[in-house]
RNA sequence: ACGUUCUUAGUCGAAUGGUUUAAGAUAUUAGUUUCCAAAACUAAGGAUGGAGGUUCGAAUCCUUCAGAACGUG
Numbered sequence: 001a002c003g004u005u006c007u008u009a010g011u012c013g014a015a016u017g018g019u020u021u022a023a024g025a026u027a028u029u030a031g032u033u034u035c036c037a038a039a040a041c042u043a044a045g046g047a048u049g050g051a052g053g054u055u056c057g058a059a060u061c062c063u064u065c066a067g068a069a070c071g072u073g
Stems, first nucleotide, its partner, number of pairs: 001072007010026003018056001028044005049065005
C1' cells in the first nucleotide's frame, strides 16, 4: 500500500429493516436475611465507535472517517 472481517453497558454477549423499555450473564449500588460477613433472594442505574445517506421506519443496508484483528506484497 491492497484485500477481508470486526466495533453494542465496567466486562462478556444476543437481536429477520418493524410492536414496548435494545435480551441475557457478570460486575457495581441499595434492600431482605445474618451477631458480622459470605452465599441466596429482590430492586435500581448503565450501551449500538464518529459523521452523512437510503427508507414510512436503521444496531441491522450504503458511503466516509477513526480504531482493532487477519492475510497478500

Notes
The RNA shown here (transfer RNA) has 73 nucleotides and comes from Nitzschia sp. PL1-4. Its Rfam family is "tRNA".